[in-house]
Context: one part of a larger RNA
RNA sequence: GACGAACGCUGGCGGCGUGCUUAACACAUGCAAGUCGAACGAUGAAGCCGGAGCUUGCUCCGGUGGAUUAGUGGCGAACGGGUGAGUAACACGUGAGUAAUCUGCCCCAGACUCUGGGAUAAGCACUGGAAACGGUGUCUAAUACCGGAUACGAGCUGCGAAGGCAUCUUCAGCAGCUGGAAAGAACUUCGGUCAGGGAUGAACUCGCGUCCUAUCAGCUAGUUGGUGAGGUAACGGCCCACCAAGGCGACGACGGGUAGCCGGCCUGAGAGGGUGACCGGCCACACUGGGACUGAGACACGGCCCAGACUCCUACGGGAGGCAGCAGUGGGGAAUAUUGCACAACGGGCGCAAGCCUGAUGCAGCAACGCCGCGUGAGGGAUGACGGCCUUCGGGUUGUAAACCUCUUUUAGUAGGGAAGAAGCGAAAGUGACGGUACCUACAGAAAAAGCACCGGCUAACUACGUGCCAGCAGCCGCGGUAAUACGUAGGGUGCAAGCGUUGUCC
Numbered sequence: 001g002a003c004g005a006a007c008g009c010u011g012g013c014g015g016c017g018u019g020c021u022u023a024a025c026a027c028a029u030g031c032a033a034g035u036c037g038a039a040c041g042a043u044g045a046a047g048c049c050g051g052a053g054c055u056u057g058c059u060c061c062g063g064u065g066g067a068u069u070a071g072u073g074g075c076g077a078a079c080g081g082g083u084g085a086g087u088a089a090c091a092c093g094u095g096a097g098u099a100a101u102c103u104g105c106c107c108c109a110g111a112c113u114c115u116g117g118g119a120u121a122a123g124c125a126c127u128g129g130a131a132a133c134g135g136u137g138u139c140u141a142a143u144a145c146c147g148g149a150u151a152c153g154a155g156c157u158g159c160g161a162a163g164g165c166a167u168c169u170u171c172a173g174c175a176g177c178u179g180g181a182a183a184g185a186a187c188u189u190c191g192g193u194c195a196g197g198g199a200u201g202a203a204c205u206c207g208c209g210u211c212c213u214a215u216c217a218g219c220u221a222g223u224u225g226g227u228g229a230g231g232u233a234a235c236g237g238c239c240c241a242c243c244a245a246g247g248c249g250a251c252g253a254c255g256g257g258u259a260g261c262c263g264g265c266c267u268g269a270g271a272g273g274g275u276g277a278c279c280g281g282c283c284a285c286a287c288u289g290g291g292a293c294u295g296a297g298a299c300a301c302g303g304c305c306c307a308g309a310c311u312c313c314u315a316c317g318g319g320a321g322g323c324a325g326c327a328g329u330g331g332g333g334a335a336u337a338u339u340g341c342a343c344a345a346c347g348g349g350c351g352c353a354a355g356c357c358u359g360a361u362g363c364a365g366c367a368a369c370g371c372c373g374c375g376u377g378a379g380g381g382a383u384g385a386c387g388g389c390c391u392u393c394g395g396g397u398u399g400u401a402a403a404c405c406u407c408u409u410u411u412a413g414u415a416g417g418g419a420a421g422a423a424g425c426g427a428a429a430g431u432g433a434c435g436g437u438a439c440c441u442a443c444a445g446a447a448a449a450a451g452c453a454c455c456g457g458c459u460a461a462c463u464a465c466g467u468g469c470c471a472g473c474a475g476c477c478g479c480g481g482u483a484a485u486a487c488g489u490a491g492g493g494u495g496c497a498a499g500c501g502u503u504g505u506c507c
Base pairs, nucleotide, nucleotide: 001506002505003504005503006502007501008500009499012374013373014372015371016370017369018367019366020332025330026329027328029327030326031325034075035074036073039072040071042069047064048063049062050061051060052059053058054057082285083284084283092209093208094207095206096205097204098203101202102201106198107197108196110194111193112192113191114148115147116146117145123138124137125136126135127134128133154178155177156176157175158174159173160171161170162169163168211257212256213255218248219247220246223245224244225243226242227241228240230238260282261281262280263279264275265274266273267272287308288307289306290305291304310321311320312319313318338364340363341362342361347358348357349356350355377407378406379405380404387398388397389396390395411448413443414442415441416440417439421434424431425430451496452495453494454493455492456477457476458475462491463490464489465488466487472479473478
């Protein structure tokens, strides 16, 4: 000098930040991922029209209308949010490579969007179970599912040409084989299929860098390489069969310990040292261990299956759960906040849109936890008042300090006015959580607002009394045993100041 700090004493206001560093301990409760009726079958409210009954303002019937949504289907749920347990590793940083790769939504340009079929959920009927959840029969739709036709491209094989970096790559080149489409509508729109390019995202490979330990010196059998087959989006012992005997290591293999990495942050003139809270990028994890499914993308925090520990419900047959999301609770601890408001803005998901959802986010609450700013008054005022303390008893000091006079009103208080943030959306009216907040104006009155540590030297600041190696102080040197500037109190002083000291850690 610095801090995500804690403790002691004290505490007026505002702005901006920050706030479980410990038990990746266990969690009550609420919320944190939905949306689309312009994909589909159903359901059909209000309103309107007509008719009937009468009790003359109600009921019933029919039509229109389309609100509403359980279900099928689509997209999203792989983002956003949390944590740092594991990991010494291509995990991260940096620089290259992929002639070894994939990429939903989005953009550009090309060719199409023809014709058929069978089911099924919801519904209805019956039925099992305490529940969770089902079972059987039957009916039905689609942008759900499955056939057929077509093939500019595309894939595979052969030929030709050109190029390169060993495998190879490219060409609307030539010949043969293989595979697609879906409609809806408020009708200049939104979609669907195939292939090409882009953008974005992801995957893989390599060079270099990346803690301590030799009281760890040898390690290794899928191990190292080859051939073939499998698998993957893709190369590869990635996996398998066979063959060979290799591969790594004092330039530290293997083992052990510790640890998420970086941009950064702190310190320092720099070199360096320490660190990785907040913010940003990457990685890993989601009760513990394992596994796959779906999908463009997961081996998936608020999905599934299995095992385990724990908790809960039960009619004992069986079931349910996962806060390292936001609040909140218990526990641990020196120690860390509200079971708040709003989608108004920004961003995201779905939707043509209106809109819905969004504990992301925007705000508010708590905490001097930090940084910054402001205030606690200003000018005058000597008989240098009273009181306190000291005294050589003359006086000195507190001290212009107070009283007193003249002013000011920041902040806090009261009253009146009162935003920007609004771009957008909507036919229009209208639409701000923060918030009657910031800000402006007026009013009253110095009125409501100062403490903490230190005073032997280092180190700015001294006297008196008490105590008497006691009580105590102390960062180091050291003070205290009867005149203590070092202990305790008082007066005075010094330094910082809404803080001041102490402790801890780093330079």
A computed fold for a 507-nucleotide part of an RNA from an uncultured bacterium, annotated as small-subunit ribosomal RNA, 5' domain. Rfam family: Bacterial small subunit ribosomal RNA. Gene Ontology terms of the family: structural constituent of ribosome and ribosome. The prediction has a mean pLDDT of 84.